[in-house]
RNAcentral holds the sequence, with entries from ENA.
This is a predicted structure of a 345-nucleotide RNA (Bacterial RNase P class A) from a Cytophagales bacterium.
It matches the Rfam family "Bacterial RNase P class A". It is annotated as a ribozyme. Rfam links the family to the GO terms dimeric ribonuclease P complex, ribonuclease P activity and tRNA processing.
The coordinates come from a structure-prediction model, not an experiment, and the mean pLDDT is 76.
It is recorded under the gene name rnpB.
């Protein structure tokens, strides 16, 4: 210097004219101010808020799963631990990271045999049998390596490693290190069923609340008077409402307005604390609220990218109760980190 990956920031600008929505103001659309995002998207999580009058228990269903911390909370984030892979000795990446000695399943083919798992070739032999070290099959075959021992072999014995138990030291912890004792052990898979621990009520702004108006709250059938029926919860128990009501059918009237609705777990700057996510204090700021949908159009110039130098393009994309995460999409430019390549010293 080039290419790629990841993260962060921006993602068109200026002027003029006209126009739209909301708020304030004015005699007067007269004047002033503001007006679509980093994802507004997906609806995957968590909440706020509102309703279900108020609770409880059991079963079921669903979710999470190493440790500590952050947060209103989360299946989110930060820092660590362990495992695996790579690179080469402390880094990078990945991890849906509780449990397979509670139980039940599955592991094709090959192979003698795939978990109550073993004898094909081989080795030894007193030919009765013994053996699992060597070879073969396989993703995986009765811990590994070396020595001794044996008829030949085998933790059969020993040293080291590994594994299990106990103790000590360090660390808030997950864990790490060391020592002692013990021949100790027939695999993997739970994103298989399952077990353990913890947690989860439902619905969703077209949720809800209030006001006004109108009609016949009429007619028929069934059930029923502390019942029927209904609510709380997917079911059961339980509990509550229900005193001429409930359910089904048929028929008529109205469907207009206000609110919810935008001041917040809010934003910016400065200082302090913390490895960090974040927290504390002070000062300042107010930044859409439509209701079938406003946030724009025209003209000129400019920025950036590409170019055959004529010109072309300017990403992904539009609020609808609000907020915090996750996931997905994104032309181009800049910054940082990492990886690879080239050149030079």
């Nucleotide at each position: 210097c080039c290419u790629g990956u990841a993260a962060g920031u921006g993602g068109c600008c200026u002027u003029a004219u006209c126009g739209c929505u909301u708020g304030c103001u004015u005699c007067a659309g007269u004047g002033c101010a503001a007006g679509a995002g980093g994802a507004a998207a997906g609806u995957c999580c968590g909440g706020g808020c509102a309703a279900c009058a108020c609770a409880g228990a059991g079963c079921g269903u669903c979710g999470u799963a190493c440790u500590u911390c952050c947060u209103a909370a989360c299946g989110g984030g930060a820092a660590g631990g362990c495992g695996c892979a790579c690179c080469u000795u402390g880094g990078u990446g990945c991890g849906a990271c509780a449990g397979c000695c509670a139980g039940u399943g599955c592991c094709a083919c090959a192979g003698a045999a795939a978990a109550c798992a073993a004898a094909c070739c081989g080795c030894c032999u007193c030919c009765g049998g013994g053996u699992a070290a060597g070879g073969g099959u396989g993703a995986a075959a009765a811990g590994g390596c070396g020595a001794g021992g044996u008829a030949a072999g085998a933790g059969c014995u020993c040293a080291c490693c590994g594994c299990g138990u106990u103790u000590c030291a360090g660390g808030c912890a997950a864990c790490u290190g060391a020592a002692a004792c013990g021949g100790c052990a027939g695999g993997g898979u739970a994103a298989a069923c399952c077990u353990u621990a913890c947690g989860a009520g439902u619905u969703g702004a077209a949720a809800g609340a209030c006001c006004a108006a109108a009609u016949a709250a009429g007619c028929c059938a069934g059930c029923g008077c502390a019942a029927a029926g209904g609510g709380c919860u997917g079911c059961u128990c339980g509990u509550c409402c229900g005193a001429u009501g409930c359910u089904g059918g048929u028929g008529g009237g109205u469907a207009g307005g206000u609110u919810g609705a935008u001041c917040g777990a809010g934003c910016u700057c400065u200082g302090g604390g913390g490895c960090g996510a974040c927290c504390c204090a002070g000062a300042g700021c107010c930044u859409a609220g439509a209701u079938a949908a406003a946030u724009g159009a025209u003209a000129a110039g400019g920025g950036c990218u590409c170019u055959u130098c004529g010109g072309a393009g300017u990403a992904c994309a539009g609020a609808a109760c609000c907020c915090g995460g996750c996931u997905u999409a994104u032309a181009c430019a800049c910054u940082u980190a990492c990886a690879g390549g080239a050149c030079u010293u």